Context: one part of a larger RNA
This record gives sequence, structure tokens and C1' cells, in this order.
RNA sequence: GAUUGAACGCUGGCGGCAUGCCUAACACAUGCAAGUCGAACGGCAGCGCGGGGGCAACCCUGGCGGCGAGUGGCGGACGGGUGAGGAACACAUAGGAAUCUACCUCAACGUGGGGGAUAACGUAGGGAAACUUACGCUAAUACCGCAUACGUCCUGAGGGAGAAAGCGGGGGAUCGUUGGACCUCGCGCGAUUGGAGCGGCCGAUGUCGGAUUAGCUAGUAGGUGAGGUAAAGGCUCACCUAGGCGACGAUCCGUAGCGGGUCUGAGAGGAUGAUCCGCCACACUGGGACUGAGACACGGCCCAGACUCCUACGGGAGGCAGCAGUGGGGAAUUUUGGACAAUGGGGGCAACCCUGAUCCAGCCAUGCCGCGUGAGUGAAGAAGGCCUUCGGGUUGUAAAGCUCUUUCGGCCGGGAAGAAAUCGUGGUCUCUAACAUAGGCCAUGGAUGACGGUACCGGACUAAGAAGCACCGGCUAACUACGUGCCAGCAGCCGCGGUAAUACGUAGGGUGCGAGCGUUAAUC
Repeated sequence: GAUUGAACGCUGGCGGCAUGCCUAACACAUGCAAGUCGAACGGCAGCGCGGGGGCAACCCUGGCGGCGAGUGGCGGACGGGUGAGGAACACAUAGGAAUCUACCUCAACGUGGGGGAUAACGUAGGGAAACUUACGCUAAUACCGCAUACGUCCUGAGGGAGAAAGCGGGGGAUCGUUGGACCUCGCGCGAUUGGAGCGGCCGAUGUCGGAUUAGCUAGUAGGUGAGGUAAAGGCUCACCUAGGCGACGAUCCGUAGCGGGUCUGAGAGGAUGAUCCGCCACACUGGGACUGAGACACGGCCCAGACUCCUACGGGAGGCAGCAGUGGGGAAUUUUGGACAAUGGGGGCAACCCUGAUCCAGCCAUGCCGCGUGAGUGAAGAAGGCCUUCGGGUUGUAAAGCUCUUUCGGCCGGGAAGAAAUCGUGGUCUCUAACAUAGGCCAUGGAUGACGGUACCGGACUAAGAAGCACCGGCUAACUACGUGCCAGCAGCCGCGGUAAUACGUAGGGUGCGAGCGUUAAUC
């Protein structure tokens, strides 16, 4: 000099854009953060409509809109947080072969025919609660057989094993038990082949300090066989061999998330890893598996432990390193805000619902950037202050006065873009024997904004509402007076102060930066 996720002191007008628990991976009150689908299903608690009964209060009724709870499907493995652990396949770079993949996409094939249950519900209990037991009824895209099998697997080569599910829209004939069959379109379902994208695995090279750590290792190193996995492999096991690593630093100890980057520097390098992006690890502590395409799963389950809470003492409940917020720790770090309008995600045919992701607003000069606190004129060089050799000098064109301007702030008025999709209506094209549906395209209509009456624009008015901080001995730009008297104090280094202190304190003056300025800490 540059820099910072900074803090502290004094001071503080406005705006834009960013950042904001670095410490206790300490403990957490409260609310919210993952749901959705009635176009899978049986139903119907509550609400509304319709119908019936009743003078009325009200009662009955799934018929309709819808829908609590339940079965079922998809999603809760993403998104969000944190950096404890980990010095190694954790990350980075360029590679590899023995692999999996729900949703999406391409191609071609199938979607036939049956069965038995069970929740909800009802009845009867148990329990303080959490919850739970018995019996009975019922449905499905839930579950289980049968048929068929391209490909796959097994095989004694003959053969054997193994799938599926329906739902919705529309419709001219024909049939019909008046539910529909049938046709068609859409969404699904099963098996299979590619693709895309996401994962799992392997070797190579690189990645902090300590030798006051020199030897380490028995599933250890390799082989054969088997098991296991989606998959190679001591991954696991039986047997055999006796190997393997190490001064090119093994082992041990300490420290640490890694990278893109960031800061500094002419560079080489040094330091660093907040925010943003990629990867990893973790989710009260330790262990375990279940489900699933995917987890050994932050807001899932089981066990153990510590802690907290409820209890009728028999037993139960919980996990903010999600967003806010509280206590605590600390020099120190924000609102228990608004909205799903946009972008994205989950579910759904869709409408739509959910979304503390996200977009916004709030707080803080924490940082960067921009603007303002007025402009011109004005010598009687006013008054006052300070100094003085008492003549004057300086503050100083500074002020006053005169003439202007009105940014920003305040007031009044106008007022965007971010919104186009979805949706309705009409047309057209494709498919079809035809009707229709569905989809694509075109036209048209109305609606949708948290921010927010925000950005921006216009108007009226007034110099009006807006300057401090540090320093002035040398380094280092800037000097005098008074007070003090080795005292009080200053200080980054040298050093000042013991009666004329440009070094302490105050004042006047000056210098430097300026809504900031200094100090401290830290890096180069």
C1' cells in the first nucleotide's frame, strides 16, 4: 500500500447492488418448512345443493357438488442446512470395465381368463394416554394362481421356470339381462431393444506438519474353489502358498472438508476455501436393517445411551447442522414478515393443491458504487476568536448583503415492464368407412402482480432538512499560545515530559480523508 463475513470508538443525509453466528456439530418454547391424486377403490364424518317427511324446531336421503378418515398409486433418496468426522480413491485431472436406472424418449409385441382376503365400517371390550384386542361385512390399478412368452434364466439338451389392470371422453348402425357389449381416442399396465440423463465400481498422478514417530502387517499378500452383490474384487468363507508395505518416509501422532475460486504480488509465489457453483460427509450420540428404481433415509422404522417432557407410576412422547425465533457462549452477526405473481420442484388428464426452494419486503454505513449537504457575486478586508515586536497579522470571500438554482429528502398528481401460458369460443389439419373425442396450429375473448401506487414522469414551494473523524517532533502532508513541571500523560519505531514542551492537555490555525474517519485483529 492492498484486502476483510470483521469488531470497537466518535460521527451519520439519500439511493442502488451485495453480505450478515467465523464462537457452543451447545440446548431448544411456538408456528410453518412434503404433499398430492375421487379420471385406482369401498364409501360418506363435516359443508353446500336437490328430493321426501313435518305447523315449526328439526329429521331422513351419496341423488349431485365435493370430501374427513381409510385401502391404493406416485413423491417423502429432490430441494434446504451444516462442516463434526475424514490425510484417503475424500477431492482434482485425464482414463477404464465387470454394472444399475423410477419418471422422459425411440422401436416393435402383449394387455386373455379366474380366485381368496383385508382396512374403512359395525358390534363387543382393554387402557390415564400413546394406542390396542376379538368377532362380523366389503372394494380396487391392493394380493394370489391359470393361460400365453419376443427376449432372459436353468438344464441331464428331451425340456423346464417366469407377466399384466384397469380408468376416463365420445359415438352411427347392430346386440342387449338396459349396468352395457361393440367401435374409437386419451391416460395407464406387462415383458423387451436402443437413447438421454443420474448413479455404483476400478487403477494412475497430485493434495498439510512432525523422524524428539523406524519398522508395520494374519484376511495380512497372492492363488484355487465356493458364497455374496446390480457389478470386478479377501467383499466373505474353506483350503494352499509365505508373502505384502517401508528413508521416493511405511506405521504412529497432530491438524484439516476438497476443488472452481478469493486476497495479495510485476511475476514466481505466499495466504485462504464466507457468499455463488461442482463433489464429499453428517443429521441428539452409537449400531442395525426394512421398504424402494434409488437410502442403510435431516422433518421414516428398530435397539442401546445421554438429555428433556407427560403420566392415573402400569407406561408413553421428542430431536431446528430447514425458515423465523429463544436461552447460552462470544468482541460480534438480522424479522417468530408477505406471496406462490414470476422461475423451478412434487402430485394430478386438467382445473388446481402443496412448496420458509424461490421471488420480495424488513433490520444493520458490514462492504462496493453513485448523489447531495448549494451556485455566482461580495473588502467596510465587518464583528468575534487567536497571535502580536501593539504597528499589525490571521481566521477570510469565509460570513453578512445582493442575484440565482432546486438534485436528493418532504408534499400533490399521473403511472409502467416483470403476464404469458393455463382457461372459454370459433376455425383448420392429422387419425377414421363415418360420427365424435383427443392432439397440433391459427384467430379471438376475458381473467391472473407478493413486491406496490414500486420504478419512472410531471407539478408547486423553500437555501430551505443534511459534516464529521484522525493527525500536525522525524519517518509523514500540516505550528503557535496557554496550562502542566520525569507529575499528569503520549508512544508504531526512534523517543517526548525534571518551569520558556511545534511530542502531554486545551484553544486558535493548519494537513489528510470525507458519510465516513480512526483504532484493534488478520493475510499478502
Overview:
This is a predicted structure of a 524-nucleotide part of an RNA (small-subunit ribosomal RNA, 5' domain) from an uncultured bacterium. The full RNA is in RNAcentral, with records from Greengenes and SILVA. Its mean pLDDT, the model's own confidence on a scale to 100, is 86.